[in-house]
Molecule: transfer RNA
Organism: candidate division WWE3 bacterium UBA1401
RNA sequence: CGGGGUGUAGCGCAGUUGGAAGCGCGUACGCAUGGGGUGCGUGAGGCCGCAGGUUCGAGUCCUGUCACCCCGA
Numbered sequence: 001c002g003g004g005g006u007g008u009a010g011c012g013c014a015g016u017u018g019g020a021a022g023c024g025c026g027u028a029c030g031c032a033u034g035g036g037g038u039g040c041g042u043g044a045g046g047c048c049g050c051a052g053g054u055u056c057g058a059g060u061c062c063u064g065u066c067a068c069c070c071c072g073a
Stems, first nucleotide, its partner, number of pairs: 001072007010025004019056001027043006049065005
């Protein structure tokens, strides 16, 4: 320098053909227990790496860019 992949909640991940974001763990509160472990219920927490574009509508399509990983020179 060229090509490819990944980036979504504190952590690990899913998200189909563009119709508007979910799961597990963790966490807060409550309940069960004499108290724990543990189980159950409810909730909080992310506008999707960043900036633009297309569209009635973008996590998803397009362009640029950043970080990390892989391949090649």